């Protein structure tokens, strides 16, 4: 990097360096930002995909506990975009993206 599967309205921030952008990409909107953006580092935390343990005659599932490998810590993946339903409000599905597991 590619395929597959699952999840994405919950949850969780401080410090140092840095110095102007950021919220994936494009468009529109909206928001954050010199009371310091991105990025990097450290510490803390959240969650529980993988993992370990408990439970069990054995194995698995469900459930529970832990937190080793990842991930994450403004706003729904910030909102809308394509299609379907609906008078509307709104709802659903897909696509894309992200993350995990597994395979190549």
């Nucleotide at each position: 990097g590619a395929a597959u599967u699952a999840u994405a309205g919950a949850g969780a921030a401080g410090a140092g360096c840095g110095g102007a952008g950021a919220g994936a990409a494009c468009a529109g909107g909206c928001u954050c930002u010199a009371u310091g953006a991105a990025g990097c580092u450290c510490u803390a935390g959240c969650a529980a995909c993988c993992u370990g343990c408990c439970c069990c005659c054995c194995a698995a599932a469900a459930g529970g506990c832990a937190a080793g490998g990842u991930g994450c810590u403004a706003a729904a993946a910030c909102c809308u975009g394509a299609c379907c339903c609906a008078a509307a409000a709104g709802g659903g599905u897909a696509a894309u993206u992200a993350u995990a597991a597994c395979u190549c």